[in-house]
RNA sequence: GGUAGAGGUGCGGAUGCGAUCAGUAAACGGACAGAGGAUAACCGAUCCAGCGAAGUCCGGCGAAAGGCAAUUCCGCCGAAGAACUGUUUCCGGUAAAUUCAGUUCUGGUUACAGGCUCAACAGGCUUGUGACUGUCAUCAUGCUUAUGAUGGAGAGCUAUC
Repeated sequence: GGUAGAGGUGCGGAUGCGAUCAGUAAACGGACAGAGGAUAACCGAUCCAGCGAAGUCCGGCGAAAGGCAAUUCCGCCGAAGAACUGUUUCCGGUAAAUUCAGUUCUGGUUACAGGCUCAACAGGCUUGUGACUGUCAUCAUGCUUAUGAUGGAGAGCUAUC
RNA backbone atom coordinates (compact mmCIF):
# COMPACT_ATOMS: atom_id res chain seq x y z
C1' G A 1 0.00 0.00 0.00
C1' G A 2 -4.15 -3.73 -1.37
C1' U A 3 -8.23 -6.97 0.22
C1' A A 4 -11.80 -8.60 3.86
C1' G A 5 -14.00 -7.63 8.55
C1' A A 6 -15.69 -5.99 13.97
C1' G A 7 -18.41 -2.23 17.52
C1' G A 8 -24.94 -2.27 17.67
C1' U A 9 -31.41 0.52 20.01
C1' G A 10 -24.60 1.22 14.57
C1' C A 11 -24.86 5.41 10.44
C1' G A 12 -27.15 7.59 6.20
C1' G A 13 -30.70 7.40 1.95
C1' A A 14 -35.40 5.89 -0.54
C1' U A 15 -40.58 4.31 0.27
C1' G A 16 -44.61 6.28 3.40
C1' C A 17 -50.07 2.18 6.77
C1' G A 18 -50.88 6.30 9.93
C1' A A 19 -51.08 10.31 13.51
C1' U A 20 -49.88 15.40 14.11
C1' C A 21 -49.84 20.04 11.61
C1' A A 22 -55.67 21.80 12.31
C1' G A 23 -60.96 22.92 12.39
C1' U A 24 -55.13 26.21 11.61
C1' A A 25 -53.87 29.10 6.89
C1' A A 26 -55.93 30.81 2.34
C1' A A 27 -60.25 32.22 -0.42
C1' C A 28 -65.71 33.68 0.31
C1' G A 29 -69.81 36.45 3.09
C1' G A 30 -71.04 39.98 7.22
C1' A A 31 -69.77 43.69 11.19
C1' C A 32 -66.18 47.07 13.33
C1' A A 33 -62.21 49.90 11.65
C1' G A 34 -59.83 53.81 8.51
C1' A A 35 -54.04 53.83 5.76
C1' G A 36 -51.15 51.14 4.80
C1' G A 37 -49.77 46.21 2.87
C1' A A 38 -47.08 42.17 -0.14
C1' U A 39 -42.49 40.02 -2.44
C1' A A 40 -39.33 34.74 4.08
C1' A A 41 -35.70 39.89 7.84
C1' C A 42 -33.86 45.05 6.33
C1' C A 43 -32.97 48.57 2.24
C1' G A 44 -34.13 49.45 -2.92
C1' A A 45 -37.30 48.34 -6.88
C1' U A 46 -42.03 46.48 -8.39
C1' C A 47 -47.12 45.44 -7.39
C1' C A 48 -51.88 46.03 -4.52
C1' A A 49 -54.84 49.62 -1.66
C1' G A 50 -60.83 55.29 0.24
C1' C A 51 -64.18 51.01 -6.04
C1' G A 52 -61.36 50.41 1.37
C1' A A 53 -54.88 48.45 3.18
C1' A A 54 -53.46 46.31 7.90
C1' G A 55 -56.02 44.50 12.17
C1' U A 56 -60.26 42.28 15.38
C1' C A 57 -64.76 39.41 15.72
C1' C A 58 -68.69 36.22 13.62
C1' G A 59 -70.44 32.46 9.76
C1' G A 60 -70.01 28.49 6.46
C1' C A 61 -66.27 25.90 3.79
C1' G A 62 -61.60 24.02 4.56
C1' A A 63 -56.07 22.46 2.98
C1' A A 64 -50.80 21.74 2.26
C1' A A 65 -45.47 21.70 3.11
C1' G A 66 -41.66 20.70 6.42
C1' G A 67 -40.85 17.43 10.77
C1' C A 68 -42.50 12.09 13.04
C1' A A 69 -43.68 7.36 11.35
C1' A A 70 -45.29 0.96 10.54
C1' U A 71 -43.31 -1.89 6.53
C1' U A 72 -39.86 -2.93 2.80
C1' C A 73 -35.49 -1.82 0.04
C1' C A 74 -30.50 0.43 -0.93
C1' G A 75 -25.55 2.17 0.32
C1' C A 76 -22.16 1.61 4.13
C1' C A 77 -18.50 1.33 9.42
C1' G A 78 -15.79 9.04 9.28
C1' A A 79 -20.51 5.06 8.32
C1' A A 80 -22.12 10.29 9.33
C1' G A 81 -22.73 15.05 11.83
C1' A A 82 -21.21 20.02 13.11
C1' A A 83 -18.32 24.74 12.68
C1' C A 84 -15.61 28.01 9.38
C1' U A 85 -14.22 29.61 4.35
C1' G A 86 -15.38 29.77 -0.72
C1' U A 87 -19.24 28.55 -4.17
C1' U A 88 -24.65 27.44 -6.52
C1' U A 89 -29.86 29.15 -6.45
C1' C A 90 -33.28 33.99 -5.50
C1' C A 91 -36.59 40.87 -8.62
C1' G A 92 -31.32 43.52 -6.97
C1' G A 93 -27.95 44.06 -2.43
C1' U A 94 -26.82 42.34 2.65
C1' A A 95 -28.64 38.43 5.58
C1' A A 96 -31.24 33.75 5.95
C1' A A 97 -32.12 29.19 3.54
C1' U A 98 -29.89 26.02 -0.13
C1' U A 99 -26.01 23.14 -3.77
C1' C A 100 -21.00 21.66 -4.17
C1' A A 101 -15.88 21.72 -2.50
C1' G A 102 -11.90 22.50 1.11
C1' U A 103 -10.04 22.88 6.33
C1' U A 104 -10.90 21.66 11.49
C1' C A 105 -13.45 18.79 15.45
C1' U A 106 -16.32 14.24 17.03
C1' G A 107 -15.04 6.01 18.49
C1' G A 108 -20.48 4.63 19.39
C1' U A 109 -25.26 4.52 22.08
C1' U A 110 -28.10 6.62 25.84
C1' A A 111 -30.07 9.75 30.32
C1' C A 112 -30.37 14.59 32.45
C1' A A 113 -29.68 19.96 32.08
C1' G A 114 -28.70 24.46 28.96
C1' G A 115 -28.78 26.76 23.96
C1' C A 116 -30.50 26.82 18.62
C1' U A 117 -34.36 24.95 15.23
C1' C A 118 -39.53 23.42 14.83
C1' A A 119 -46.80 24.16 15.30
C1' A A 120 -44.91 20.87 18.94
C1' C A 121 -43.56 18.80 25.26
C1' A A 122 -42.21 14.97 18.99
C1' G A 123 -37.79 15.11 16.18
C1' G A 124 -32.94 17.31 14.67
C1' C A 125 -28.17 19.90 15.98
C1' U A 126 -24.79 21.45 19.71
C1' U A 127 -22.40 22.17 24.83
C1' G A 128 -21.70 20.11 29.71
C1' U A 129 -22.09 16.13 33.33
C1' G A 130 -22.99 10.85 34.04
C1' A A 131 -23.93 5.63 32.61
C1' C A 132 -23.20 1.61 29.20
C1' U A 133 -20.12 -0.22 25.34
C1' G A 134 -16.23 -1.38 21.45
C1' U A 135 -10.87 -0.84 20.40
C1' C A 136 -5.57 -0.16 21.38
C1' A A 137 -1.47 0.88 24.91
C1' U A 138 0.58 0.57 29.95
C1' C A 139 0.36 -1.56 34.85
C1' A A 140 -1.56 -5.10 38.41
C1' U A 141 -4.10 -9.73 39.52
C1' G A 142 -5.15 -14.45 37.59
C1' C A 143 -3.93 -19.25 34.87
C1' U A 144 -6.62 -21.38 30.27
C1' U A 145 -8.35 -17.64 29.76
C1' A A 146 -10.30 -13.31 31.80
C1' U A 147 -10.78 -9.16 35.62
C1' G A 148 -9.53 -4.30 37.39
C1' A A 149 -7.17 0.63 37.07
C1' U A 150 -5.23 4.63 34.07
C1' G A 151 -4.79 6.84 29.40
C1' G A 152 -5.39 7.61 23.90
C1' A A 153 -8.32 8.26 19.37
C1' G A 154 -11.40 6.17 13.66
C1' A A 155 -5.63 8.92 9.07
C1' G A 156 -7.85 4.09 14.70
C1' C A 157 -8.44 -1.60 15.44
C1' U A 158 -8.42 -7.01 13.69
C1' A A 159 -7.14 -10.66 9.91
C1' U A 160 -4.56 -11.46 5.45
C1' C A 161 -1.36 -10.47 0.90
The RNA shown here (Lysine riboswitch aptamer) has 161 nucleotides and comes from uncultured Ruminococcus sp. The prediction has a mean pLDDT of 81. Rfam family: Lysine riboswitch aptamer. About the family: Riboswitches are metabolite binding domains within certain messenger RNAs that serve as precision sensors for their corresponding targets. The family has 47 seed sequences and 3,224 matches in Rfam 15.1.